Predicted 3D model of a 165-nucleotide RNA (FMN riboswitch aptamer (RFN element)) from a Peptococcaceae bacterium.
It matches the Rfam family "FMN riboswitch aptamer (RFN element)". Rfam describes the family as follows. The RFN element is a highly conserved domain that is found frequently in the 5'-untranslated regions of prokaryotic mRNAs that encode for flavin mononucleotide (FMN) biosynthesis and transport proteins.
NCBI's taxonomy places the organism under Bacteria, Bacillati, Bacillota, Eubacteriales, Peptococcaceae.
The model forms 100% of the base pairs in the Rfam consensus.
Its mean pLDDT, the model's own confidence on a scale to 100, is 78.
[in-house]
Formats: sequence, structure tokens, C1' cells
RNA sequence: GAAGUUCCUCGGGGGGCGGGUGAGAUUCCCGCACCGGCGGUGAUGCCUCUUCAGGAGGAUGAGCCCGCGAACCCGGGACCGGCGAUCGGUGAAACGAUGCAGGCGCAGGGCUGAUCCGGUGGGAAUCCGGAGCCGACAGUAGAGUCUGGAUGGGAGAGUGGCGCU
Repeated sequence: GAAGUUCCUCGGGGGGCGGGUGAGAUUCCCGCACCGGCGGUGAUGCCUCUUCAGGAGGAUGAGCCCGCGAACCCGGGACCGGCGAUCGGUGAAACGAUGCAGGCGCAGGGCUGAUCCGGUGGGAAUCCGGAGCCGACAGUAGAGUCUGGAUGGGAGAGUGGCGCU
């Protein structure tokens, strides 16, 4: 130190002030706020090396570019009980097989939001500047920010072991 496999650990942020309506609003309306999971991509600039070249390597770097995850829906297989029609089995049962509907929800599938303008430049949906936009379900006076499912799940990230060299 490769493929693979495995244990463990980690793995989501944000509503505050003033005002309005109202019995009631952190949910509606007005003024001003706040937040951004994971992988990929990512000219410049930065760091290291260098044969000094249009070189090599590295760190950082996107909510709205490409994907993924959670919620919700479907769900082959496996598993779980239930039922008893048929067959086997038995003295009768138990039990076994087939069958029927159901549960679970792994694999997989479905569904699932949002960006432009200017600048620089050979090249930018990623940089710089500006202006926008988006945000599951349930509860509740209508919620990205409150409460809840959730001490859950999870994209993945990081150690270690096995393995082989």
C1' cells in the first nucleotide's frame, strides 16, 4: 500500500426585534432577520516540488451544475405469525407440504426544490460583485427556522483488523 471483507467511532443548521389583524399566529400580513447534509466537478489565487515549461503534486473551494440521503408510495426474495381448504402424518393431535389473505420492509423502483445579471479571463451555472430564488410529512390559526416521528434512519467520513503484495 490494491481489489474485497469486517469491527468501531462520527455523521444538520436556522425566528430574533418592532408593528398589524384576531379569542388564539415564533405559522397570516408589514418593516428589519437567520440557516444551508453527503459525494462529484471546480480556470484564478495559495502551498510544495521541479527538468524552469503551456511542468507535476497538494489543501481550500457550489443550498439553486451532476448525483445521493431523509419523508411518502410500490415492493420480487427472505423472515414472521394467522387461517384451514387439499395432501401427507397420527388412535386423535402435534407436525410437514401446497394454498389464502396479512405483517415486516432488505434488494430494487416511483416521487422528490431553487439562478440569473455584471466583472475578470482563452475558458466560470463553481471565483469576485450585485440582485433573486428554494426548502418533506404530522401537529397547531396556514411553519425552511416551533413541537413531533427521531435516544430513529442516513448519503457518507475517519481509524483499526483480516486479506494479498